This is a predicted structure of a 74-nucleotide RNA (transfer RNA) from a Bdellovibrionia bacterium.
It matches the Rfam family "tRNA". By type it is a transfer RNA.
The sequence was found in a public genome assembly.

This record gives sequence, C1' cells and structure tokens, in this order.
RNA sequence: GCGCGGGUAGCUCAGCUGGAUAGAGUACUUGGCUACGAACCAAGGGGUCGGGAGUUCGAAUCUUCCCUCGCGCG
Repeated sequence: GCGCGGGUAGCUCAGCUGGAUAGAGUACUUGGCUACGAACCAAGGGGUCGGGAGUUCGAAUCUUCCCUCGCGCG
C1' cells in the first nucleotide's frame, strides 16, 4: 500500500433484506428478604449506536471520507 472483519450502556454483546419508544446479560444505585452479608426478588439511573458528509418521509442499519483495533496478502 491492497483486501476482509470489528467499533452500540462502565464491561461482554444482540439488533445491520431501513420503520420510527435502541435492547439483553453483568456491573452500579435504591428497596425487599437476612441477625449481618452473599444469593434471590422488585424498581431505577446510565447511550446523541467511533467522527464528518450524503441518500431517504424515515438511518445503529445504505453510500462516501476519516479515526481506531484485529486478521490476511504484498
């Protein structure tokens, strides 16, 4: 330099044939339970979906440029 894949909650990830409230587990907070904890049960907070631009009535999802990580080729 070329090709492919990944980037979504603190962490691990799903969602990617566009459809409108963006989710799960875990962690965290509060309450319940307990002699106190753990476990368990309930509730809650936390995201401008890596960044910019474009297409569209509508973009996490499509197009394009860039950043970053991994793999392969030279």